[in-house]
Predicted 3D model of a 103-nucleotide RNA (c-di-GMP-I riboswitch aptamer) from a Bacillota bacterium. Its mean pLDDT, the model's own confidence on a scale to 100, is 79. Rfam family: c-di-GMP-I riboswitch aptamer. About the family: GEMM was predicted in a large-scale screen for bacterial structured RNA regulatory elements. The sequence was found by an Rfam model in a public genome assembly.

RNA sequence: UGAACAUAAGGGCAAAGCAGGGGAAAACCCUGUGACGCAAAGCUAGAGGGUCUAAGUCAGAUAACCGAAAAAAGUUAUCAGGAUAUGACAGCCAGUUGCCACA
Repeated sequence: UGAACAUAAGGGCAAAGCAGGGGAAAACCCUGUGACGCAAAGCUAGAGGGUCUAAGUCAGAUAACCGAAAAAAGUUAUCAGGAUAUGACAGCCAGUUGCCACA
């Protein structure tokens, strides 16, 4: 410099479901059980993207009140459930760190 050669070892995490608890949330999280799977299914959530939920807020419709009358604005109640993270998800992509090993 070129060619050939992969099996391990120690292990780790833990899906769905079920039980209990937290949470406004049919989001999501914690504990126990349970294993679908995962070479990062370790860590990182305005310091990239994307996704989920909607307490609160804004907007819509209807009714009543207010107004000399009407309209506008405002207030209250009801209805539907539109928008929106300050709530979440990394076992969606991503960033980052890392065990063993013919090495």